The part of an RNA shown here (large-subunit ribosomal RNA, domain V) has 584 nucleotides and comes from a Gemmataceae bacterium.
Its mean pLDDT, the model's own confidence on a scale to 100, is 84.
The organism belongs to Gemmataceae, within Bacteria.
Context: one part of a larger RNA
RNA sequence: CCCGCAGCUAGACGGAAAGACCCCGUGAACCUUUACUGCAGCUUAGUAUUGGGCUUAGGCCCAGCAUGCGUAGUGUAGGUGGGAGGCUGUGAAGCGGGGCUCCCGGGCCCCGUCGAGCCGUCGCUGAAACACCACCCUUGUUGUGCUUGGGUUCUAACUCCGUCCCGUCCAUCCGGGCGGAGGACAGUGCUAAGUGGGCAGUUUGACUGGGGCGGUCUCCUCCUAAAGCGUAACGGAGGAGUCCAAAGGUACCCUCAACCCGGUUGGCAAUCGGGCCUUGAGCGCAAAGGUAGAAGGGUGCUUGACUGCGAGACUCACAAGUCGAGCAGGGACGAAAGUCGGGCUUAGUGAUCCGGCGGUGCCGGAUGGAAGGGCCGUCGCUCAACGGAUAAAAGGUACUCCGGGGAUAACAGGCUUAUCUCCCCUGAGCGUUCACAGCGGCGGGGAGGUUUGGCACCUCGAUGUCGGCUCAUCGCAUCCUGGGGGUGGAGAAGCUCCCAAGGGUUUGGCUGUUCGCCAAUGAAAGCGGUACGUGAGCUGGGUUUAGACCGUCGUGAGACAGGUCGGUCCCUAUCUGCUGUGGG
Repeated sequence: CCCGCAGCUAGACGGAAAGACCCCGUGAACCUUUACUGCAGCUUAGUAUUGGGCUUAGGCCCAGCAUGCGUAGUGUAGGUGGGAGGCUGUGAAGCGGGGCUCCCGGGCCCCGUCGAGCCGUCGCUGAAACACCACCCUUGUUGUGCUUGGGUUCUAACUCCGUCCCGUCCAUCCGGGCGGAGGACAGUGCUAAGUGGGCAGUUUGACUGGGGCGGUCUCCUCCUAAAGCGUAACGGAGGAGUCCAAAGGUACCCUCAACCCGGUUGGCAAUCGGGCCUUGAGCGCAAAGGUAGAAGGGUGCUUGACUGCGAGACUCACAAGUCGAGCAGGGACGAAAGUCGGGCUUAGUGAUCCGGCGGUGCCGGAUGGAAGGGCCGUCGCUCAACGGAUAAAAGGUACUCCGGGGAUAACAGGCUUAUCUCCCCUGAGCGUUCACAGCGGCGGGGAGGUUUGGCACCUCGAUGUCGGCUCAUCGCAUCCUGGGGGUGGAGAAGCUCCCAAGGGUUUGGCUGUUCGCCAAUGAAAGCGGUACGUGAGCUGGGUUUAGACCGUCGUGAGACAGGUCGGUCCCUAUCUGCUGUGGG
């Protein structure tokens, strides 16, 4: 060096299982509920099956009777019309009793007694006699009828019971009969309202230096923006979701803020006078641009905050958005020339569908109309997730599942090194004196890659995760042992620095612990790297499935870097590597 055999498992990001964690999908399934929308079920009502009396309350028609009070006025005057007479022996006035009503003054009716009168036309009044007649109004009452509701009752529908009879021989079924109980209720059909996770179908947004939580989502202004336009980020700052009948149009006129001086109450600052002042003021509201030769401040007259259009441009994927001379109509202001189709400009917003309202020389299912539609105008969306999925929608899953992703998190690695550990520079100060024996403020420069992070680069068709056990191996910023310098080193013991990695670096108690605290030894009980070394070497106490309990949160399903008890750790070694051994 070649080839074996027996072993060990460090590696082949070993094998196994298209990762169960995480995210994504306008995926799924179950579960929950005060998510949405339904359905069963239930409740109530109406109606049908469903009929008869009595009574009561209400409504309506008709008929009779009654009813009606401001003030002046015989006095309780409902309205209008007719009207000069009417009622009375078929019993007037008066008197006694009773009833109804009442504005307490009366009105109406009945009975008895009595025996011949009573009332009107006239003067007061807006209106004249309840003297009489007719038609009516208000309110009440009585009666007949219709109708609605309540109560009660009946029996014949309907229901239930019968050890009874029959079809039929005692079949408890069915049907009929008889008897009993209930009874127009119950039950059932239809219609409607309510209730309704019992059940069903679904929804439950996106962006995001993983996801969730938080924040945001449309529009305007500035910066970022690199001197045309445009230009991103969960970059830096602010605003809008209107307002104004003048804060619009036009004609004419005016000039601000600040500062200085003077002046009653007046003071830094109110109003007044003078000076100075090119814009620093003002322009409804954020900012920018603009603006004094006005867009700012006033006064007069007004409604162009018009109708029908629109050459041509800007902007732009589309859809939108923006500017616009000019023409016609009829106007406002101005002597006129002219200006005026809102506002100094840029925010003040919402497509389509569906529907409402007004108008209209359009269509009108044989024809004429109509219904309905079109067209013009206008209205109804925090459709704000603002190019708006529906008229209409929240959650849980550790019982989970599927498709995918290293496009994206948790472990490890990588990059980075803010943080961390160590070192250095400077030297304020401490150290009795003395910056530097030993320390070292503030500040500065590095190294390392053990911490916590940042990034998301390999790995999600799987790189097993804390600690322990076993076995290690390396670094040196050295814990011990060795050599040295300084000392605020007398010696001894120390402190500090330099060199040095050969060897060594304990055992117990508690805890799953790493760590730490404690105890006892010892020369010392070092710090780190090795996928926080090592699970195809072991363990499985912790974390991190399914069971269960507590606390807390949640209406709930359930949830919790909260606690608690329990809880399947597979692999016969092909290659590399290593150990032992044999042969050539």